Transfer RNA from a Bacilli bacterium, 72 nucleotides, folded computationally.

[in-house]
RNA sequence: AGGGGCAUAGCCAAGCGGUAAGGCAACAGACUUUGACUCUGUCAUUCGUUGGUUCAAGUCCAGCUGCCCCUG
Numbered sequence: 001a002g003g004g005g006c007a008u009a010g011c012c013a014a015g016c017g018g019u020a021a022g023g024c025a026a027c028a029g030a031c032u033u034u035g036a037c038u039c040u041g042u043c044a045u046u047c048g049u050u051g052g053u054u055c056a057a058g059u060c061c062a063g064c065u066g067c068c069c070c071u072g
Stems, first nucleotide, its partner, number of pairs: 001071007010024003018055001026042005048064005
């Protein structure tokens, strides 16, 4: 320098254009003499960022940023 892939909650991680599953952790409660276990509930005004397409975008397109891989 060229090419490819990835970016979703504190962490892991799903999500074939119709408005964000699940697990761990955290918080609140139940249970318990206490703790642990178990059970119930809460937890992403926005998916790296800026634009574009669309009635509608995490999803499609483009730029930028970061990380990984390949070629030279």

NCBI's taxonomy places the organism under Bacteria, Bacillati, Bacillota, Bacilli.
It matches the Rfam family "tRNA".